[in-house]
Context: one part of a larger RNA
RNA sequence: GGCGCACGGUGGAUGCCUUGGCACUAGAAGGCGACGAAGGACGUGACUAACUACGAAAUUCUGCGGGGAGCUGUAAGUAAGCGAUGAUCCGCAGGUAUCCGAAUGGGGGAACCCAGUAGCUAAUGGCUACUAUCAUUUGUGUGAAUACAUAGCACUUAUGAGGCAAGACGUUGUGAACUGAAACAUCUAAGUAGCAACAGGAAGAGAAAGCAAAUGCGAUUUCCUAAGUAGCGGCGAGCGAAACGGAAUAAGGGCAAACCAAUAGAUUUAUCUAUUGGGGUUGUAGGACUGCAAUGUGGCCUUAUAUUUUAUAGGAGAAUUACCUGGGAAGGUAAGCUAAAGAGAGUAAUAGCCUCGUAUCCGAAAUGAAAUAUAUACCUAGCAGUAUCCUGAGUACGGCGAGACACGCGAAAUCUCGUCGGAAUCUGGGAGGACCAUCUCCCAACCCUAAAUACUCUCUAGUGACCGAUAGUGAACAAGUACCGUGAGGGAAAGGUGAAAAGAACCCCGGGAGGGGAGUGAAAUAGCACCUGAAACCGUGUGCCU
Numbered sequence: 001g002g003c004g005c006a007c008g009g010u011g012g013a014u015g016c017c018u019u020g021g022c023a024c025u026a027g028a029a030g031g032c033g034a035c036g037a038a039g040g041a042c043g044u045g046a047c048u049a050a051c052u053a054c055g056a057a058a059u060u061c062u063g064c065g066g067g068g069a070g071c072u073g074u075a076a077g078u079a080a081g082c083g084a085u086g087a088u089c090c091g092c093a094g095g096u097a098u099c100c101g102a103a104u105g106g107g108g109g110a111a112c113c114c115a116g117u118a119g120c121u122a123a124u125g126g127c128u129a130c131u132a133u134c135a136u137u138u139g140u141g142u143g144a145a146u147a148c149a150u151a152g153c154a155c156u157u158a159u160g161a162g163g164c165a166a167g168a169c170g171u172u173g174u175g176a177a178c179u180g181a182a183a184c185a186u187c188u189a190a191g192u193a194g195c196a197a198c199a200g201g202a203a204g205a206g207a208a209a210g211c212a213a214a215u216g217c218g219a220u221u222u223c224c225u226a227a228g229u230a231g232c233g234g235c236g237a238g239c240g241a242a243a244c245g246g247a248a249u250a251a252g253g254g255c256a257a258a259c260c261a262a263u264a265g266a267u268u269u270a271u272c273u274a275u276u277g278g279g280g281u282u283g284u285a286g287g288a289c290u291g292c293a294a295u296g297u298g299g300c301c302u303u304a305u306a307u308u309u310u311a312u313a314g315g316a317g318a319a320u321u322a323c324c325u326g327g328g329a330a331g332g333u334a335a336g337c338u339a340a341a342g343a344g345a346g347u348a349a350u351a352g353c354c355u356c357g358u359a360u361c362c363g364a365a366a367u368g369a370a371a372u373a374u375a376u377a378c379c380u381a382g383c384a385g386u387a388u389c390c391u392g393a394g395u396a397c398g399g400c401g402a403g404a405c406a407c408g409c410g411a412a413a414u415c416u417c418g419u420c421g422g423a424a425u426c427u428g429g430g431a432g433g434a435c436c437a438u439c440u441c442c443c444a445a446c447c448c449u450a451a452a453u454a455c456u457c458u459c460u461a462g463u464g465a466c467c468g469a470u471a472g473u474g475a476a477c478a479a480g481u482a483c484c485g486u487g488a489g490g491g492a493a494a495g496g497u498g499a500a501a502a503g504a505a506c507c508c509c510g511g512g513a514g515g516g517g518a519g520u521g522a523a524a525u526a527g528c529a530c531c532u533g534a535a536a537c538c539g540u541g542u543g544c545c546u
Stems, first nucleotide, its partner, number of pairs: 001545009015531001016496002020467002022464007029456002031164002039100003042055003046078002050074002061094006070082003105114003115131007133161004139155004169200001170198005180187001184234001210217002221248004231239002252448003255392001259278008283426001285391004289385004298379002303375010314362003320335005336353002338342001344356003397421008407433001428443005483490002503530001506517004
């Protein structure tokens, strides 16, 4: 030195564990904000660096309700206190709530600086209130072109807005490229990503100028299907319906106009205009109008009250002992009990009967929600006639140019824009994929509308052939922390003594660190560098070989 064997060191794999995550299900909620939000800064404790909580009334104050013996958070310790005159704790409603932040008196390099006006005051001070902008609105003053006036301007009254979030869902505007086409230009990616505006708990759509072609249907939305079909397409790559049918859910309403009336204004004195009220709302055309009849029926859920239910604290809640092993019984043995409860968790090993719970039952002073009833507010009707009037105009539609429709200009209907033209008026008009006729269906140019659908920052209850500390969130730990970066931004590592600290009094060596005894414990090779403790790597002893 090599190869073995034994025993160690180092190291932190593996096993076991779980405080944390992940994905879903059901229900709730879907907002907060000038009554100052979200998010922060700085403070507040006897001792206090961090986290949590709170705000100069500062680890909290008040009322009401629950609860019932301990309490002064994480978090030990000492001190000083509180508590059956009911604390701590839990719920509801209030109070306080520094400074910054939309930040709003002005400024500003956020958490700072500097004011004005009024009132009070013990007065070089202090306290309280107000003083941003925009929109609409009230009033006063002032006041152009331009004489009266008006516009405008200034102040003022009242109301509203502003900002934030969840990288979610929605509507609208704007809108790429990589890529694919095995290159690339039409095309694709894709109306995607991004950016912007705005909204709601959903949004959008929506009560046929529809779909169709039979015995027709009857708003919208979503799912299944039709169907990768019909089609579109350098007919390449690719793109890609709709109706019918089956389900979920179901709900329909209001204006404009004709006509009537009131008020105000204008005037050519007959009307016109404006506002408000009545009237009226459809395609088998309907309504006005004229005549007849009627004064009630139904709806809606606006507001208030009452009742019930429910949410936000809670309460009651069955049934076991002995022996054995062991450090420890929940294990084993024996004999019982209970079950509307044998879900689950904990307890020194595996517990229906030890603890918390579980099944079941009960409970609210206060605040919220829902349902029901009553009252209230609001809405709501028939028959006949058909002369006249009304039924959404720079609209429909056409030319030209674009876009959207599965549809790339095509035979290109349909829908929407730009531009130039520009109807009809119920004896009317639109559609049925050029266009025309017949036939059929429908009534545009105004508005609203629940549910079925999408999503989840969040709350409650629960589930998992999900993870188990290099996994699962980046984060099981003072994690968006430490640290890095001028900044936008990037972004970790780090869990486990033991059943219980019983965390090793005392003695010895040492300056200490540390160690040896003693003691605790079932175990200390469980000693806070702590469960298990693999390998690489480093040793000690010993056998054999060289």
This is a predicted structure of a 546-nucleotide part of an RNA (large-subunit ribosomal RNA, domain I) from Pseudolactococcus hodotermopsidis. The organism belongs to Pseudolactococcus, within Bacteria. RNAcentral holds the full RNA, with entries from ENA. Its mean pLDDT, the model's own confidence on a scale to 100, is 83.